A computed fold for a 76-nucleotide RNA from Pseudooceanicola atlanticus, annotated as transfer RNA. Lineage of the source: Bacteria > Pseudomonadati > Pseudomonadota > Paracoccaceae > Pseudooceanicola. Rfam family: tRNA. Rfam describes the family as follows. Transfer RNA (tRNA) molecules are approximately 80 nucleotides in length. By type it is a transfer RNA.
RNA sequence: GCCUCGGUAGCUCAGCGGUUAGAGUUGACCGCUCAUAACGGUUAGGUCGCAGGUUCGAAUCCUGCCCGAGGCACCA
Numbered sequence: 001g002c003c004u005c006g007g008u009a010g011c012u013c014a015g016c017g018g019u020u021a022g023a024g025u026u027g028a029c030c031g032c033u034c035a036u037a038a039c040g041g042u043u044a045g046g047u048c049g050c051a052g053g054u055u056c057g058a059a060u061c062c063u064g065c066c067c068g069a070g071g072c073a074c075c076a
Stems, first nucleotide, its partner, number of pairs: 001072007010025004018056001026044006049065005
């Protein structure tokens, strides 16, 4: 340098054009209990990597860039 995959909540991930982006876990509060754990409930938490484009509509499609993982090439 080229190719492939990935970047979405604090963490692990789902969602691959259509209303307000979700789950588990985590935090806070409450219930239960003599108490703790477990369990149940409520709630908090998101520039969907960044910037453009296409579209009535983009997390989703296209382009460029940034970051991460892997492969290939180069190494006079």